[in-house]
This is a predicted structure of a 76-nucleotide RNA (transfer RNA) from Ignavibacteria bacterium UBA6906. The coordinates come from a structure-prediction model, not an experiment, and the mean pLDDT is 82. Rfam family: tRNA. It was read from a public genome assembly.
RNA sequence: GCCCCCAUCGUCUAGAGGCCUAGGACACGGGCUUUUCAAGCCUGUAACACGAGUUCGAAUCUCGUUGGGGGCACCA
Numbered sequence: 001g002c003c004c005c006c007a008u009c010g011u012c013u014a015g016a017g018g019c020c021u022a023g024g025a026c027a028c029g030g031g032c033u034u035u036u037c038a039a040g041c042c043u044g045u046a047a048c049a050c051g052a053g054u055u056c057g058a059a060u061c062u063c064g065u066u067g068g069g070g071g072c073a074c075c076a
Stems, first nucleotide, its partner, number of pairs: 001072007010026004018056001028044005049065005
């Protein structure tokens, strides 16, 4: 330098154009229960890396940027 893959709550993840003002688990805050703790039940907070494009409509498709991973080439 070229090519491929990945990026979503604090963490792990669901998602394949409309059912997503984004769902689940764990963690965290509050409440109930319990002698206490744990467990259990209810409830709350919290995320689509960034920019542009396509489309009536984008987390989803395209291009670019950034970051991470892998492969190839170069290495006088």